[in-house]
């Protein structure tokens, strides 16, 4: 350099055009407990990598760029 896959919460991931973007773990608060852990309940946390395009509507489709993995040379 070519081809290919991926980038969404602190971490691991789901969601693949239709309106408030979700789960588990983690964090925080409350309950329980003599205390801790465990358990139960709740809360917060996201410019969906960046930019442009298509569309009435984009996390989702297209293009470029950035970053990472694989492969070929």
């Nucleotide at each position: 350099g070519g081809c290919u896959c991926c980038g969404u919460a602190g971490c691991u991931c789901a969601g693949g055009g239709g309106a408030u973007a979700g789960a588990g773990c983690a964090a925080c608060a409350g309950c329980c407990u003599u205390c801790u852990a465990a358990g139960c309940u709740g809360u917060g946390g996201g410019u969906c990598g960046c930019a442009a395009g298509u569309u009435c509507g984009a996390a989702u489709c297209u293009u470029g760029c950035c970053g990472g993995g694989g492969u070929c040379a």
Model confidence (mean pLDDT): 80 of 100. Predicted 3D model of a 73-nucleotide RNA (transfer RNA) from a Candidatus Uhrbacteria bacterium. Rfam family: tRNA. Its family is annotated with triplet codon-amino acid adaptor activity in the Gene Ontology. It was read from a public genome assembly. Taxonomically the source falls in Candidatus Uhriibacteriota (Bacteria, Bacteria candidate phyla).